The RNA shown here (transfer RNA) has 72 nucleotides and comes from Komagataella pastoris.
Lineage of the source: Eukaryota > Dikarya > Ascomycota > Pichiaceae > Komagataella.
The sequence is in RNAcentral, with records from ENA, Ensembl Fungi, GtRNAdb and Rfam.
The same sequence occurs in records of 5 taxa.
Rfam family: tRNA. By type it is a transfer RNA.
Order: sequence, then structure tokens, then C1' cells
RNA sequence: AGCGCCGUGACGCAGUGGAAGCGUGUAGGGCUCAUAACCCUAAAGUCGAUGGAUCGAAACCAUCCGGCGCUA
Repeated sequence: AGCGCCGUGACGCAGUGGAAGCGUGUAGGGCUCAUAACCCUAAAGUCGAUGGAUCGAAACCAUCCGGCGCUA
């Protein structure tokens, strides 16, 4: 330098056009003599950035940024 894959709550991931969900974790409550386990509730996401196409984007297109890998 070229090419490929990835980027989504604190962490690990799902979601490939009608607009954000799971697990862990966190906070509050319940249960218990108490703790763990278990049960209920809640908070936490500008979906890497900026533009574009679309009635509508996390998803499609372009460029850029970051990570990993391959080639030279």
C1' cells in the first nucleotide's frame, strides 16, 4: 500500500428495511434468623463518525476512524 472481517448499555452477543432484544453485571424490593441461590421491578444504547438513497435505516451506498487477519 491492497484486500477481507468486525465495531450494538459496564461486559459477552442477537437483530439484514417498519425502528433495540437476550445473558451476565448494577440498583431497589420480595423470600430467609442471615448469606448464597431463587422470584419481581427498574436504570443504563446519539447502534464507531459524517454524508447520501428511501415515506421510513442498527440494517442499503460512499468516505473516514478504530480493532483483528491475509497478501506484498